A computed fold for an 87-nucleotide RNA from Paenibacillus oceani, annotated as c-di-GMP-I riboswitch aptamer. Its mean pLDDT, the model's own confidence on a scale to 100, is 82. The source organism's lineage runs through Bacteria, Bacillota, Bacilli, Paenibacillaceae and Paenibacillus.
[in-house]
């Protein structure tokens, strides 16, 4: 340096849910609490996938369908950076 990941050590992140305010049409994001879990559950929308559908389009029209330029990195892959060292 690469690979690997433990009944280790020091730490880290933070699911569901609750509260608050803000942004947003929504998905979702932010702060506080919380802790399901995670060896990258650090970062990046490049590929696949998933979610939402304002606007737009269509229709059998108070509704339904299609649709990403929006979102998800804690869905998978990929890129990139990083703590420790039992074996």
């Nucleotide at each position: 340096a690469u690979c690997g990941g433990a009944u280790a050590a020091a730490g880290g992140c933070a699911a569901a849910c609750c509260u608050g305010g803000g942004c947003g049409a929504a998905a979702g994001c932010c702060a506080g609490g919380g802790g399901c879990g995670c060896a990258a559950a650090g970062c990046c929308a490049c590929g696949g996938g998933u979610c939402u559908a304002c606007a737009g389009c269509g229709a059998a029209c108070u509704u339904c369908g299609c649709c990403a330029u929006g979102a998800c990195a804690g869905c998978c892959g990929g890129g990139u950076u990083g703590c420790c060292c039992a074996u």